[in-house]
RNA sequence: AGGCGCGUAGCUCAGGGGAAUGAGCGCUACACUGACACUGUAGAGGUCGACGGUUCAAAUCCGUCCGCGCCUACCA
Numbered sequence: 001a002g003g004c005g006c007g008u009a010g011c012u013c014a015g016g017g018g019a020a021u022g023a024g025c026g027c028u029a030c031a032c033u034g035a036c037a038c039u040g041u042a043g044a045g046g047u048c049g050a051c052g053g054u055u056c057a058a059a060u061c062c063g064u065c066c067g068c069g070c071c072u073a074c075c076a
Base pairs, nucleotide, nucleotide: 001072002071003070004069005068006067007066010025011024012023013022018056027043028042029041030040031039049065050064051063052062053061
């Protein structure tokens, strides 16, 4: 330098145009307990990497850029 894949909640990930009521774990409060753990109930937490484009409508499609991973090539 080129190719491919990935970027969504604190973490690991679903969702691939038509309300972000996303899931598990984690966190907070309450219940339970002598206390903890487990369990149950409720809750907080998101510019869906950024900016443009297409569309009535974009996390989802297209372009550019950024970051991460893998592969190929080049150089000293």

The RNA shown here (transfer RNA) has 76 nucleotides and comes from an uncultured Deinococcota bacterium.
Its mean pLDDT, the model's own confidence on a scale to 100, is 83.
Its Rfam family is "tRNA". It is annotated as a transfer RNA.
It was read from a public genome assembly.